The RNA shown here (transfer RNA) has 73 nucleotides and comes from a Candidatus Nealsonbacteria bacterium.
The sequence was found in a public genome assembly.
Model confidence (mean pLDDT): 80 of 100.
Its Rfam family is "tRNA". It is annotated as a transfer RNA. About the family: Transfer RNA (tRNA) molecules are approximately 80 nucleotides in length.
[in-house]
RNA sequence: GUGGGCGUAGCUCAAUUGGUAGAGCACCGCGUUGUGGUCGCGAAGGUCGCGGGUUCAAAUCCCGUCGCCCACC
Numbered sequence: 001g002u003g004g005g006c007g008u009a010g011c012u013c014a015a016u017u018g019g020u021a022g023a024g025c026a027c028c029g030c031g032u033u034g035u036g037g038u039c040g041c042g043a044a045g046g047u048c049g050c051g052g053g054u055u056c057a058a059a060u061c062c063c064g065u066c067g068c069c070c071a072c073c
Stems, first nucleotide, its partner, number of pairs: 001072007010025004019056001028042004049065005
């Protein structure tokens, strides 16, 4: 340099062909316990890497760009 994959909550990852973004774990609160852990219930947490475009509507489609990984040169 060329081609491909990935980027979503603190972490690991979903999102059924465009229609209000979720799960598990972790953290916080409550219950249970003499305390802690386990277990149960609840709450909080997101400009979907970034910028633009298409659309009534974009995590999803298109373009550019950044980072990581793989292959080739």